[in-house]
RNA sequence: AUUGCAAAAGGCAAACCUGUCGAAAGGCAGGGACGCAAAGCCAAGGGUCUAAGGCCGCCGCAGGGCAGAACCUGCAAAGCUAUGACAGCCGGUUGCCAUAU
Numbered sequence: 001a002u003u004g005c006a007a008a009a010g011g012c013a014a015a016c017c018u019g020u021c022g023a024a025a026g027g028c029a030g031g032g033a034c035g036c037a038a039a040g041c042c043a044a045g046g047g048u049c050u051a052a053g054g055c056c057g058c059c060g061c062a063g064g065g066c067a068g069a070a071c072c073u074g075c076a077a078a079g080c081u082a083u084g085a086c087a088g089c090c091g092g093u094u095g096c097c098a099u100a101u
Stems, first nucleotide, its partner, number of pairs: 001101002003098002011036002016031006034088001040093003045090002047086003053081003060075005
């Protein structure tokens, strides 16, 4: 340096439950263990999730406008969008142990 079929010392903790923060995705704390040799760290690369705000604006409704319309404004579904998230998807980076090469 590679590697992780072995050992030792240890470490982390999915789902789910409770509390809490958040619009959500999700985070944090406690319980709990499916798993993990980086399940340590990094969200300025790819990917995935969410869509508050923004864009657009269906069906209508309300107000304005007109002789009647056209038209204007507000509300507003779906859709799009990261500035929000995820490292236990890939990737990057650092590192414990030491069988083996």
c-di-GMP-I-GGC riboswitch aptamer, 101 nucleotides, folded computationally. The prediction has a mean pLDDT of 88. It was read from a public genome assembly, where an Rfam model found it.